[in-house]
RNA sequence: UCGGAUUCUCAGCCUAAGCCGUCAUCGCUUCCUCGAUGCCGGCACGGGGGACCCAAAUUUCCGUCGCGCUCUCUCGCGGCGGACGGGGCGAACGGCCAUGGGCAACCAUGGCCAAGGUGACCUUCCAGCACCAAGCCCGUCAGCUAACCUCGUCGGCCAAUGGAAGGGUGAUC
Numbered sequence: 001u002c003g004g005a006u007u008c009u010c011a012g013c014c015u016a017a018g019c020c021g022u023c024a025u026c027g028c029u030u031c032c033u034c035g036a037u038g039c040c041g042g043c044a045c046g047g048g049g050g051a052c053c054c055a056a057a058u059u060u061c062c063g064u065c066g067c068g069c070u071c072u073c074u075c076g077c078g079g080c081g082g083a084c085g086g087g088g089c090g091a092a093c094g095g096c097c098a099u100g101g102g103c104a105a106c107c108a109u110g111g112c113c114a115a116g117g118u119g120a121c122c123u124u125c126c127a128g129c130a131c132c133a134a135g136c137c138c139g140u141c142a143g144c145u146a147a148c149c150u151c152g153u154c155g156g157c158c159a160a161u162g163g164a165a166g167g168g169u170g171a172u173c
Base pairs, nucleotide, nucleotide: 004173005172006171007170012157013156014155018043019042020041021040023038024037025036026035027034044153045152046151047150048149049148054143060083061082062081063080064079065078066077067076068075085141086138087137088136089135094113095112096111097110098109099108100107101106116132117131118130119129121167122166123165124164125163126162127161
């Protein structure tokens, strides 16, 4: 290094969030070596912007006043006032109820449900338990998008299982 057998799961998790190398500094050290940090470079993973073609375009809601239709309701038009931009990262789309503000549209808070997501080698299928279902950013602006341009590699943790099929790490022979 290759193959076989046995045993067993002994390859940490979420996230894109990592690996390698030169040089320098520091530490250990007789030396070799090793480790940490920093700049730079490379690879890898991930995000955004950005043509043709394609797609899209229809300009919302509430209150009030006037006019028209009209028995009324309703509907349409106009004036005034109020409310609501649009987009991105991410699993975190959304719905209902309650409370408070407001005439209303709507805004804020809380609760419940829930699309979706995570879980001890990996993938798929079946069953099944637990948990999450947030937060942040751009700043009036961006559909898709080849070339091209540009940005990130943080942070947080100890995360049931059972059955079937395939693959495979480690240990022993």
About this RNA
This is a predicted structure of a 173-nucleotide RNA (c-di-AMP riboswitch aptamer (ydaO/yuaA leader)) from a Verrucomicrobiota bacterium. The sequence was found by an Rfam model in a public genome assembly.